[in-house]
RNA sequence: CCAGACGGUCGGAUGACCGCCUUUGCUCGGGUUCGUCCGGGGCGGGGGAGGAAAGUCCGGGCUCCACGGUUACACGGUGCCGGGUAACACCCGGCGGGGGCGACCCCAGGGAAAGUGUCACAGAAAGUAAACCGCCCGCGCUUCGGCGCGGGUAAGGGUGAAAGGGUGCGGUAAGAGCGCCCCGCGGUCCUGGCGACAGGACGGGCCAGGUAAACCCCACCGGGAGCAAGACCAAAUAGGGGCGGCUCGCUGACUUGAUCAGCAGGUGAGUUUCCGCAUCGCCGCCCGGGUCGGUUGCACGAGGCGUCCGGUAACGGGCGUCCCAGAUGAAUGGUCAUCCCCGUCAGCAAUGGCGUGGACAGAACCCGGCUUACAGACCGUCUGGCAAU
RNA sequence: CGGGGCGUAGCUCAGCCUGGUAGAGCGCUUGCUUCGGGAGCAAGAGGCCGGAGGUUCGAAUCCUCUCGCCCCGACCA
Repeated sequence: CCAGACGGUCGGAUGACCGCCUUUGCUCGGGUUCGUCCGGGGCGGGGGAGGAAAGUCCGGGCUCCACGGUUACACGGUGCCGGGUAACACCCGGCGGGGGCGACCCCAGGGAAAGUGUCACAGAAAGUAAACCGCCCGCGCUUCGGCGCGGGUAAGGGUGAAAGGGUGCGGUAAGAGCGCCCCGCGGUCCUGGCGACAGGACGGGCCAGGUAAACCCCACCGGGAGCAAGACCAAAUAGGGGCGGCUCGCUGACUUGAUCAGCAGGUGAGUUUCCGCAUCGCCGCCCGGGUCGGUUGCACGAGGCGUCCGGUAACGGGCGUCCCAGAUGAAUGGUCAUCCCCGUCAGCAAUGGCGUGGACAGAACCCGGCUUACAGACCGUCUGGCAAU
Repeated sequence: CGGGGCGUAGCUCAGCCUGGUAGAGCGCUUGCUUCGGGAGCAAGAGGCCGGAGGUUCGAAUCCUCUCGCCCCGACCA
């Protein structure tokens, strides 16, 4: 210098002017039960989006509901080992497998010797194997090329994603774990390790294909809903209850009151009549539920920063310091100037001109993660190659 | 803000759970029929199953991520 791997930080800067949300101090105005209240005005001070605020995929806090069982059934989820954590499907460190020359990266990584299902097409045969071609043996026939029948054989061909350990040597009529070396496989034992696992020895003799992001088995975890959860205050109108006052068609009952029952009457809808149904005095005051609306939940928290200690690390502990958005049709913005970066044009260069060029996106109860989107800039560690010393 | 569902032919939908050949109706094209049209009859075209990745021999179907659309919850005294 080129190519790359991993980890981290930032995500335009400064100033002026005009605005927005919130909080706080002073002051003026209004109300007042003199405690204070006002989403009334003015002036001043403080604070005001993110690394993902996103997707809502996990895990919690918090709240309400449910609760005979909570180490159960069902359903759902997680899945090598050890640790971290409030918890997790997250993180850290290992193990095993795979990829890369390497730094390093990837893995839903329990069980297929508990059982069931399934393996299309092709192929003779697709799972307690199988003889299509081929090879070999025997018998028969023969036009001496072969053909037929019976048997052996999975080494070779062919089919397929996959053909029942692999390669080689021996062996054999031809073959075959039939025998043997090495490798693989599972079994027992020993050694090391907390463990996943690794190394070794012995004997087995190959019997037990894939698929569990198919059912399933094993171990562990999980009650449900979500801040539009939940709590509180509470207008007008209508309706409910209580008290008081005024007024009254008839009859009866009793607990003597607009309390109940019946008759009569009024009103309403059913087109009319009949009949049936519903409903029925007025005024005032008070009470509870509750709608519109408002308050709260709601900003001190598994909190940020610095430093020391323990730990390989994730992380934990001590000390110091800071208070840091709270909207509710939803604030956090706009204009201008200078600078920075990018593109383009001119120029040998310094530099200058131009550009509706400067990402993804925006809190809404709050945290811990994961995933996804993202113009660009910077820092650190490491690997491979080339060149020079 | 929270919860749930759906994307398959031009349109409306099956198929997905239990993986192997993508189908139906309407519509479209061509031919027959008719003087012509409609109706009828016959034949045909048209899909990379919203997108990307994974599991698997094999994915519309199973899993993960992502994009788009739709519905429900404020409040029932």

Background:
Two RNAs folded together computationally: RNase P RNA and transfer RNA, 466 nucleotides in total. It holds a member of the Rfam family "Bacterial RNase P class A". Rfam links the family to the GO terms dimeric ribonuclease P complex, ribonuclease P activity and tRNA processing. Clan: RNaseP clan.